[in-house]
RNA sequence: GCCCGGGUAGUGUAGUGGUCUAGCAUAGCGGCCUGUCGAGCCGUUGACUCGGGUUCGAAUCCCGACCCGGGCG
Numbered sequence: 001g002c003c004c005g006g007g008u009a010g011u012g013u014a015g016u017g018g019u020c021u022a023g024c025a026u027a028g029c030g031g032c033c034u035g036u037c038g039a040g041c042c043g044u045u046g047a048c049u050c051g052g053g054u055u056c057g058a059a060u061c062c063c064g065a066c067c068c069g070g071g072c073g
Stems, first nucleotide, its partner, number of pairs: 001072007010026004018056001027045006049065005
């Protein structure tokens, strides 16, 4: 340099055009329980990498940039 895959809460991920002001797990915080801690239960906090385009509507499709991983040279 070229090709391929990926980027979503602190972390791991689901979501492939409207159902979702984005779900699950874990984590943080608060509470219940417990002699204490842990476990368990309940509640709560927290995210779509950036810019542009398509569309009535974009996390989702297209283009570019940046970053990560793999391959070729």